RNAcentral holds the sequence, with entries from ENA. Predicted 3D model of a 1558-nucleotide RNA (small-subunit ribosomal RNA) from a Pseudomonadota bacterium. The source organism's lineage runs through Bacteria, Pseudomonadati and Pseudomonadota. Its Rfam family is "Bacterial small subunit ribosomal RNA". Rfam links the family to the GO terms structural constituent of ribosome and ribosome.
RNA sequence: UCUUUGGAGAGUUUGAUCCUGGCUCAGAACGAACGCUGGCGGCGUGGAUAAGGCAUGCAAGUCGGGCGGGGUUUCUAGCUUUUUCGGAAGCCUAGCGGCAAACGGGUGAGUAACACGUGGGUAACUAGCCUCCGGGAGAGGGAUAACCAAUCGAAAGAUUGGCUAAUACCUCAUGUGACCACGGUAUUACGGUACCAGGGGUAAAAGGAUGGGGAUCCGCAAGGACCUAUCGCCAGGAGAAGGACCCGCGGCCUAUCAGCUAGUUGGUAGGGUAAUGGCCUACCAAGGCUAUGACGGGUAGCUGGUCUGAGAGGAUGGUCAGCCACACUGGGACUGAGACACGGCCCAGACUCCUACGGGAGGCAGCAGCCGAGAAUCUUCCGCAAUGGGCGAAAGCCUGACGGAGCGACGCCGCGUGGAGGAUGAAGGUCUUCGGAUUGUAAACUCCUGUCAGCUGGGAAGAAAGUCUUGAGGCAAACAGCCUCAAGAUUUGACGGUACCAGCGGAGGAAGCCACGGCUAACUCUGUGCCAGCAGCCGCGGUAAUACAGAGGUGGCAAGCGUUGUUCGGAUUCAUUGGGCGUAAAGGGUCCGUAGGCGGCUUGAAAAGUCGGAUGUGAAAUCCCACGGCUUAACCGUGGAACUGCAUUCGAAACUUUCAAGCUUGAGUCGAGCAGGGGUGAAGGGAAUUCCCGGUGUAAGAGUGAAAUCUGCAGAGAUCGGGAGGAACACCAGUCGCGAAGGCGCUUCACUGGGCUCGCACUGACGCUCAGGGACGAAAGCCAGGGGAGCAAACGGGAUUAGAUACCCCGGUAGUCCUGGCCGUAAACGAUGAUCACUAGGUGUUGGAGAGAUUUACUCUUCGGUGCCGACGCUAACGCAUUAAGUGAUCCGCCUGGGGAGUACGGUCGCAAGGCUGAAACUCAAAGGAAUUGACGGGGACCCGCACAAACGGUGGAGCAUGUGGUUCAAUACGUCGAUACGCGUGGAACCUCACCCAGGCUUGACAUGCACGGGAAGUUCUGAUGAAAGUCGGAACGUCCCUUCGGGGACUCGUGCACAGGUGUUGCAUGGCUGUCGUCAGCUCGUGUCGUGAGAUGUUGGGUUAAGUCCCGCAACGAGCGCAACCCCCAUCCUUAGUUGCUAACGGGUAAGCCGAGCACUCUAAGGAAACUGCCUGUGAUAAACAGGAGGAAGGCGGGGAUGACGUCAAGUCAGUACGGCCCUUACGCCUGGGGCUACACACGUGCUACAAUGCCCGGCACAACGGGUUGCGAGGCCGCGAGGCGGAGCCAAUCCCUAAAAACCGGGCCCAGUUCGGAUCGAAGGCUGCAACUCGCCUUCGUGAAGCUGGAAUCGUUAGUAACCCCACAUCAGCCACGGCGGGGUGAAUACGUUCCCGGGUCUUGUACACACCGCCCGUCAAGUCAUCCGAGUGGGUUGCACCCGAAGUAGGUCACUUAACCGCAAGGAGGGUAUCUGCGAAGGUGUGACUCGUGAGGAGGACUAAGUCGUAACAAGGUAGCCCUACCGGAAGGUGGGGCUGGAUCACCUCCUUU
Repeated sequence: UCUUUGGAGAGUUUGAUCCUGGCUCAGAACGAACGCUGGCGGCGUGGAUAAGGCAUGCAAGUCGGGCGGGGUUUCUAGCUUUUUCGGAAGCCUAGCGGCAAACGGGUGAGUAACACGUGGGUAACUAGCCUCCGGGAGAGGGAUAACCAAUCGAAAGAUUGGCUAAUACCUCAUGUGACCACGGUAUUACGGUACCAGGGGUAAAAGGAUGGGGAUCCGCAAGGACCUAUCGCCAGGAGAAGGACCCGCGGCCUAUCAGCUAGUUGGUAGGGUAAUGGCCUACCAAGGCUAUGACGGGUAGCUGGUCUGAGAGGAUGGUCAGCCACACUGGGACUGAGACACGGCCCAGACUCCUACGGGAGGCAGCAGCCGAGAAUCUUCCGCAAUGGGCGAAAGCCUGACGGAGCGACGCCGCGUGGAGGAUGAAGGUCUUCGGAUUGUAAACUCCUGUCAGCUGGGAAGAAAGUCUUGAGGCAAACAGCCUCAAGAUUUGACGGUACCAGCGGAGGAAGCCACGGCUAACUCUGUGCCAGCAGCCGCGGUAAUACAGAGGUGGCAAGCGUUGUUCGGAUUCAUUGGGCGUAAAGGGUCCGUAGGCGGCUUGAAAAGUCGGAUGUGAAAUCCCACGGCUUAACCGUGGAACUGCAUUCGAAACUUUCAAGCUUGAGUCGAGCAGGGGUGAAGGGAAUUCCCGGUGUAAGAGUGAAAUCUGCAGAGAUCGGGAGGAACACCAGUCGCGAAGGCGCUUCACUGGGCUCGCACUGACGCUCAGGGACGAAAGCCAGGGGAGCAAACGGGAUUAGAUACCCCGGUAGUCCUGGCCGUAAACGAUGAUCACUAGGUGUUGGAGAGAUUUACUCUUCGGUGCCGACGCUAACGCAUUAAGUGAUCCGCCUGGGGAGUACGGUCGCAAGGCUGAAACUCAAAGGAAUUGACGGGGACCCGCACAAACGGUGGAGCAUGUGGUUCAAUACGUCGAUACGCGUGGAACCUCACCCAGGCUUGACAUGCACGGGAAGUUCUGAUGAAAGUCGGAACGUCCCUUCGGGGACUCGUGCACAGGUGUUGCAUGGCUGUCGUCAGCUCGUGUCGUGAGAUGUUGGGUUAAGUCCCGCAACGAGCGCAACCCCCAUCCUUAGUUGCUAACGGGUAAGCCGAGCACUCUAAGGAAACUGCCUGUGAUAAACAGGAGGAAGGCGGGGAUGACGUCAAGUCAGUACGGCCCUUACGCCUGGGGCUACACACGUGCUACAAUGCCCGGCACAACGGGUUGCGAGGCCGCGAGGCGGAGCCAAUCCCUAAAAACCGGGCCCAGUUCGGAUCGAAGGCUGCAACUCGCCUUCGUGAAGCUGGAAUCGUUAGUAACCCCACAUCAGCCACGGCGGGGUGAAUACGUUCCCGGGUCUUGUACACACCGCCCGUCAAGUCAUCCGAGUGGGUUGCACCCGAAGUAGGUCACUUAACCGCAAGGAGGGUAUCUGCGAAGGUGUGACUCGUGAGGAGGACUAAGUCGUAACAAGGUAGCCCUACCGGAAGGUGGGGCUGGAUCACCUCCUUU
């Protein structure tokens, strides 16, 4: 400088995060189809399925200028005259003959092949028509169709006899040249090829057709000979275009197809072909192909191109173009230049049709069209006007090729459905917070325009040719004729009166579809209520659905829009570009090694790879660029570029490669040493277990959580001695050694493998890796033979347990051991393939070598091994880190979502068990790795709490009260349900309350506000009927407001009507508020900073301490907030102030009483203060915080009590306290009234009361409080009553009066251990009180009655001091009261706490996790039910195919006696040759037998997957309650259990070792 202009992501695994990984979406495309909709035009495109079957018409004919004949029309001078006959001309033509029919058109079944593509070759070929070149065409002959006659047949058609022509057929001649063999020359890649002269051999023809013709000849004439022009004929040569054959290279899947092959591979000879060749035949040889995938199976026409993609690629092969293959299925040849022939022939088969049953006919994958199958694909159109093709001399004829039109929104492109103005922001719709918003300038309305469609009129290009005339030129003897050119005339258009143009009229005729939860642009209302439905993925729907359906609105595209299907993309998700394998899927168990791949240093050569130049080719179309033509575009034309490829050729030589020569550093060898639990075999040894024998000795032993089975008086166990036998080798012993791995441990000997160090002598790249292959390979297991002490699957027994096919115990067989042979797998692990190189260190340990030293021990250097820590770097993180998981190189193995499944089938190995190899259907939207925060653990550490323990008193048993469940009922109203419901809402259910039930009533309503109309002030009082009342229907009296323009209006009230009221109806899972609980537990967070990719972490952890995240110290943190504490209230001490209604020490009075005077000292009251702060001392402690003890003090370490409840949890509770959204009812789900119910009663539970008695009960006496309450009230003294209570009413709005007696206690007496002088239920009777009313259903009193109960099973509750326990008092609610409840008050007044192991709850740290709805979690397997796909299966039905044999059509090749035959030979007989027939070989279909592969179907069998709430257990996840898992064996309903060996991917504690720091 030129060229190149292009690459986007998102959703979904989790509580959250990062990663891995799949699924899904957004894009483009289509020969499409379906749904809804549809104005116009242009250009394209349209049977993809049944290569299924086809009615009808058409798609290949033409030539009379090749031939004979026939028909017809016209003419005719011949003949006869009527026609006939003859002649001439035109037209038509069946037949003979020629050319074409092998093109054009269709389809894609077959084909994995030289079929196609690309590049070459043929010295191994062909060639009709066309072009060019030179040459030739002489002489004869015999037939045959047509036609005529006869015959057969339904028909199709056929047979016989007779006549005839040719550019039909045949014979002979000639032979430029061609071909064959012979001869020679040249050349050669030794295969051949080229050339030359000569003689030999072989094979031609149509001198035909037409036009014209002067001279010459023949002929009566026509005409012929002859000449000429054109066309044709024969033998050759050259070319063009086409064809044939051969070769290199390229492009599908499958190895669960591994071996294939007999014409097979080659040779020789022959045949055959246009031609090479096993193409065919005979003979000979035994080859040929294959892991670079033969053979087999499946699928498929190939290509240019097309779609997609940034590209590399991937997918595809419709239209157009090139090639191939096929023409009903299979076989076959004939003709021909060309076919083994789509609209030809023969045969066989299937099918269809005709038939007189004897026989015949047919082939739309040509154009239309029909049926069928299918989601689905058009007119039985016009024309040869154009382009092209066949025939012809030509005119011309033929042409469903083609040109056009038609149908289909099937696609692409273009146009239109109007434009401008227009706010009262109309009406209507929708929404609404009712104000409004939106639809929306949208419409109406005003002014315009005129595309398309409609109507009227005009109106092309596409036409060039042809014919005729004239002229010029050529051929020629020629003025004929023919050919070429030019001019003129004339004629030819299917489309089509189309394109286009003009005019007319009027906004007039022309918009839909999809979507609106996220991805993904676009939101509300109504309906529905896990229903109906949606859904591409995630997911919506269970009464407030932006997700279903409808509507309004909005978004997107638009004559289309969506859906479905398919392809590519996104997907770097098969990764060449461009991925991985420690834990996510993935390293082979280990080593040796073949093929293969890769390979050290130096020099030279070659040039295969590589790079550059040139040439040829890469068809056209397409794509791209430029220009141009249709009004534009789509579309089309012209030119260029490109076609990234292949081939040939000329160069370059760095790298790879090859060859040659060398080198020593890789590798190996040698010498000298060294360590070792490397291997194999043999021998030996002691300890221990068991057993046997003997001695001593006596009652137990053994075993467990506890037991039992078991052993033992027939003498065990214990102990001593002796013996037998098998297995294993304590200590040493060590993250120590050796080995490739598995693995290897007493001692000695023999044999033997490998390694390391030092030396640097030798070889000279000899190397690395390794598909197949081979060897080794723990344990278990198998076979055979031994052996057998201990241990121990299975098995037996005992326990445990709901069960216990287990864990524990007692026994015990295979096995464990040896020898030989199999098996070949493990968590065969470092879950990490081998080799080489490079990249900071530190510190242990092991084996060598060297150096130094203060020389037993030390230090330094170096090589090999083995650990730990750690830098850079890497990693998703965890982690790895010179022993890499770092940085590079080479080679091998392996992975591609989870499940199904390491399963099925097949193959192979094995005695078996089983191993290796190894799918699919179906199913899911995940499965997974690492790390984070929680929660949890029958994990750990620390700590706290009436949590346990210690102690006191209760509950659980009784009776009663009360609440709940259940049951009952017309109703027994509703809520509340572990803790955190159950004397709870309810702090008062006889009516009321009230919400429930029955019955009777009211309907603008019992209550609020407003409007309209009508009446009346309002209102008060009395009263009738009916009724249970409410209510309904009435009557009477009294009463007379304010303003006024005198009409009326206002306030109030009644009636009617309308808005509305009302609802304890529903949703506490729509809500507010309030509350319970964890929990008065000590926690919960934030800002900034820092660390981490991130979730998050840090802070808040750690060491101490505290009641406390309280405080101190430390620390990548520094601060802060909500909580804790304190501030508030009560109590305890003192002081001050103040003394009435309180108090009374002193003084006075008084019968008594603070009663009075008096006082305010004291008590007390109620305001304010003081006091307590670890302040002081001692000790402990880090000298801190703090703790322990002490002093003082009323009180001491938070003095006691209360109020106060962090972030949050439980969708906790409450819509019935109130409030409130939505929904629902509206003569009722509202309102009023009477009665009933909430009080029921076989039962069960909770909470209480009273008791069971003597620390008691009863009687009598007697003492001491505090908190409170009181005018619809408390109610004194007095009187009545046994009493409840009554009469009565002083005083008190209360430090004054009253409730008010306090009780237990204390004193005295009684009772004497009993169902009692305990206990009081129940029942009877009589009363009292409240109240409208005590029947259902109140309380109290008196008398009588006198139940259960004699201290309470399992279990369980409260309480740590003025507490428990015991005792009484007051209050709220309230007419009264079911209160034994609740809430407060005082009185008397204890016991115990060693301690934190255990139970429960909580806090902090840590650990594991498969949990996150968070252990009330998760989750496994059998069984049962349903659905689906698969496998096996006695078989059974099809398809394809191999082999063997049988039969053998047509045809072809060959044989042949038979029959037959115009041309040639022969005088003839006869012959040559041909034909028919027949035989042989090959040969399709068919048949028989036997295999293989494949598809369906199959009683039954097997496992698998899926399916809100089935059964049995509990295997796994925490130490998952027996750590789990792997391989293996046995056993068991099932998960599973047990044995052997292995792994850590095991928690916890201890120990050892190592590391880090000092």
The coordinates come from a structure-prediction model, not an experiment, and the mean pLDDT is 84.